[in-house]
RNA sequence: GACGUGCUCCGGGGUCGGUGUAAUUCCGAACCGGCGGUGACAGUCCGCGACCCGGCAGUGCUCGUCCACCCGGACGGGCAGUGGCGGUUGACCUGGUGAAACUCCAGGACCGACGGUGAAAGUCCGGAUGGGAGGAAGCACGCG
Numbered sequence: 001g002a003c004g005u006g007c008u009c010c011g012g013g014g015u016c017g018g019u020g021u022a023a024u025u026c027c028g029a030a031c032c033g034g035c036g037g038u039g040a041c042a043g044u045c046c047g048c049g050a051c052c053c054g055g056c057a058g059u060g061c062u063c064g065u066c067c068a069c070c071c072g073g074a075c076g077g078g079c080a081g082u083g084g085c086g087g088u089u090g091a092c093c094u095g096g097u098g099a100a101a102c103u104c105c106a107g108g109a110c111c112g113a114c115g116g117u118g119a120a121a122g123u124c125c126g127g128a129u130g131g132g133a134g135g136a137a138g139c140a141c142g143c144g
Base pairs, nucleotide, nucleotide: 001143003142004141005140006139007138008136009135010134015029016028017027018026030123031122032112033111034048035047036046037045043110044109052087053086054085056083057082059080060079061078062077063076064075065074066073067072092108093107094106095105096104114126115125116124
């Protein structure tokens, strides 16, 4: 000190009012924006993660049938969680500056899973003290 391995730690944000029997879900006005990349900084470009769907592998528990002296074994069903593979997965334009910007500036737009909730949810409750793309003036060992 590039690199490799392991460990530790970190790793998602956002509301008020009005109407009403009832709404943080409707109406009005607000607010929020994971991770990596990209000749210049991104919720809306490219890719990833999580959620959701499918099937493959093997693990544990359990039920049924058969074999078996015992230990136990084979096949099929159900539940749980693990791994990796595939599928699905929302949204931006114009002008300006500049070598270069759908990333900056100006203006005007748009998007936001699933379940629940005396009334319809990006913002409330929940799966989630979860998982995770990734990150570190981190530590250790190896290596140069």
Description:
The prediction has a mean pLDDT of 83. This is a predicted structure of a 144-nucleotide RNA (FMN riboswitch aptamer (RFN element)) from Pseudactinotalea suaedae. The model forms 97% of the base pairs in the Rfam consensus. Rfam family: FMN riboswitch aptamer (RFN element). From the family's description: The RFN element is a highly conserved domain that is found frequently in the 5'-untranslated regions of prokaryotic mRNAs that encode for flavin mononucleotide (FMN) biosynthesis and transport proteins. Taxonomically the source falls in Pseudactinotalea (Bacteria, Bacillati, Actinomycetes, Cellulomonadaceae).